This is a predicted structure of a 76-nucleotide RNA (transfer RNA) from Thermosyntropha lipolytica DSM 11003. RNAcentral holds the sequence, with entries from ENA. Rfam family: tRNA.
RNA sequence: GGAGUCGUGGUGGAGGGGUUACCAUGCCGGCCUGUCAAGCCGGAGGUCGCGGGUUCAAAUCCCGUCGGCUCCGCCA
Numbered sequence: 001g002g003a004g005u006c007g008u009g010g011u012g013g014a015g016g017g018g019u020u021a022c023c024a025u026g027c028c029g030g031c032c033u034g035u036c037a038a039g040c041c042g043g044a045g046g047u048c049g050c051g052g053g054u055u056c057a058a059a060u061c062c063c064g065u066c067g068g069c070u071c072c073g074c075c076a
Stems, first nucleotide, its partner, number of pairs: 001072007010025004018056001027043005049065005
């Protein structure tokens, strides 16, 4: 340099055009308990890597770009 793949709450994942982006775990509050843990209930936390485009509508499709991983090539 070329190709492929991935990027979504703190963390790990799902969601592949349709109107509150979901699950697990963690965090906060409450219930329970003599206390803790477990369990139950509630809550906060996301500009979906970034910038454009297409569309009535984009996390999702297209282009560019940044980063991670894998493979190939080149120089030494």